Description
This is a predicted structure of a 74-nucleotide RNA (transfer RNA) from a Clostridia bacterium. It matches the Rfam family "tRNA". By type it is a transfer RNA.

RNA sequence: GGGGGUAUAGCUCAGUUGGCUAGAGUACUUGACUGGCAGUCAAGGGGUCGAGGGUUCGAAUCCCUCUAUCUCCA
Numbered sequence: 001g002g003g004g005g006u007a008u009a010g011c012u013c014a015g016u017u018g019g020c021u022a023g024a025g026u027a028c029u030u031g032a033c034u035g036g037c038a039g040u041c042a043a044g045g046g047g048u049c050g051a052g053g054g055u056u057c058g059a060a061u062c063c064c065u066c067u068a069u070c071u072c073c074a
Base pairs, nucleotide, nucleotide: 001073002072003071004070005069006068007067010026011025012024013023019057028044029043030042031041032040033039050066051065052064053063054062
């Protein structure tokens, strides 16, 4: 220098042939059970979907550029 993958909640990830309000587990907060811890159950908070632009009535999803990281080739 060139090819490919990944980037979504604190963490691990799903989501997809564009359209319900962006989700799960775990962690965190509160409450109930318990003498207390642990544990179980219930409820809750937390995201401008890596950045910028484009297409579209509508983009996490399609297109372009860039950034970070992994990998292959030279």
Lineage of the source: Bacteria > Bacillati > Bacillota > Clostridia. It was read from a public genome assembly.